[in-house]
RNA sequence: GCUCGAAAAAGGCAAAGCACCUGAAAGGGUGUGACGCAAAGCCAACGGCCUGAAACCGGAAAGAAUGGAAAUGGCGGCAGGGCUGCCGAG
Numbered sequence: 001g002c003u004c005g006a007a008a009a010a011g012g013c014a015a016a017g018c019a020c021c022u023g024a025a026a027g028g029g030u031g032u033g034a035c036g037c038a039a040a041g042c043c044a045a046c047g048g049c050c051u052g053a054a055a056c057c058g059g060a061a062a063g064a065a066u067g068g069a070a071a072u073g074g075c076g077g078c079a080g081g082g083c084u085g086c087c088g089a090g
Base pairs, nucleotide, nucleotide: 002090003089004088005087012037013036017032018031019030020029021028022027035077041083042082043081047078048075049074050073056068057067
């Protein structure tokens, strides 16, 4: 340096649920909690998925409600990708 994660050790992260805060929503934050994770560290311009605020369309004389379409909002613990990295084995 490359490949791998069977056994081991040191440490790490933390799903659901619950409480509070936040957001239009999806979701996020903090605490609690551990289902799991060898990158469940970081990134997000690709695919996928979630939401649907503004503007727009429709509606109406006008305005409103309902509706349509819409990411500039999210997820990344959905697959793949990029960057970095602990321990061990070969």
Molecule: c-di-GMP-I riboswitch aptamer
Organism: Desulfosarcina alkanivorans